A computed fold for a 73-nucleotide RNA from a Vicinamibacteria bacterium, annotated as transfer RNA. Model confidence (mean pLDDT): 81 of 100. Rfam family: tRNA. Rfam describes the family as follows. Transfer RNA (tRNA) molecules are approximately 80 nucleotides in length. Rfam links the family to the GO term triplet codon-amino acid adaptor activity. By type it is a transfer RNA.
């Protein structure tokens, strides 16, 4: 210096062919229990690393930056 992967919720991660953003743990409340876990039920939380391009429309294609891993030098 260069190649190849990843960057979405508070963690660990999904997201198929461009058209609805979602799971699991966690916090929140409730419900049940004399009372605590466990359990049941219901909510908060993201402008999808950042910036332009292309689309009638981008998490998603396409450049370029930035941060990680790893590979080559």
């Nucleotide at each position: 210096g260069g190649g190849u992967c990843g960057u979405u919720a508070g963690c660990u991660c999904a997201g198929u062919u461009g058209g609805g953003a979602g799971a699991g743990c966690g916090u929140c409340g409730g419900c049940a229990u004399g009372g605590c876990u466990a359990g049941c039920c219901g909510a908060a939380g993201g402008c999808c690393g950042c910036g332009a391009g292309u689309u009638c429309g981008a998490c998603u294609c396409u450049c370029g930056c930035a941060c990680g891993a790893u590979c080559c030098a």